RNAcentral holds the sequence, with entries from Rfam and Ribocentre. Predicted 3D model of a 112-nucleotide RNA (Glycine riboswitch aptamer) from Acidovorax sp. Its Rfam family is "Glycine riboswitch aptamer". Rfam links the family to the GO term glycine biosynthetic process. RNAcentral records the identical sequence in 2 taxa. Lineage of the source: Bacteria > Pseudomonadati > Burkholderiales > Comamonadaceae > Acidovorax. The prediction has a mean pLDDT of 76.

[in-house]
RNA sequence: ACACAGCCGUCUGGAGAGCCGCCACGCCCGCCGUGGCGCACCGAAGGAGCAAGUGCCGCGCACGGUCCCGCGCGGCAUGAAUCUCUCAGGUACCAAGGACAGGGGGAGCGGC
Numbered sequence: 001a002c003a004c005a006g007c008c009g010u011c012u013g014g015a016g017a018g019c020c021g022c023c024a025c026g027c028c029c030g031c032c033g034u035g036g037c038g039c040a041c042c043g044a045a046g047g048a049g050c051a052a053g054u055g056c057c058g059c060g061c062a063c064g065g066u067c068c069c070g071c072g073c074g075g076c077a078u079g080a081a082u083c084u085c086u087c088a089g090g091u092a093c094c095a096a097g098g099a100c101a102g103g104g105g106g107a108g109c110g111g112c
Base pairs, nucleotide, nucleotide: 007106008105010103011102012101013100018039020038021037022036023035024034025033026032027030040091041090042089046087047085048084049083053078054077055076056075057074058073059072060071061070
């Protein structure tokens, strides 16, 4: 100097599943709202789990013998997701939230 993943704002798109039951409280008294509990359900805040691979260790094979490498088996560690779990969160519409994706902007570091 340049571009890039990530980060911080902003704009846009953005799924799923209960108008369930009981109780309490509230008022504008509606079979309304909020909260708690129970049962059922969803996965796309967050969280948790792991496959191959890789690393280490042990045993075996190979070899006249030993070691490295290699191959096989076992153990441990590491190990991604929109997968899995459902702790958390959520479950009519609206709103909110929302992984992720895209546009534009910004900051300071990192890598090259």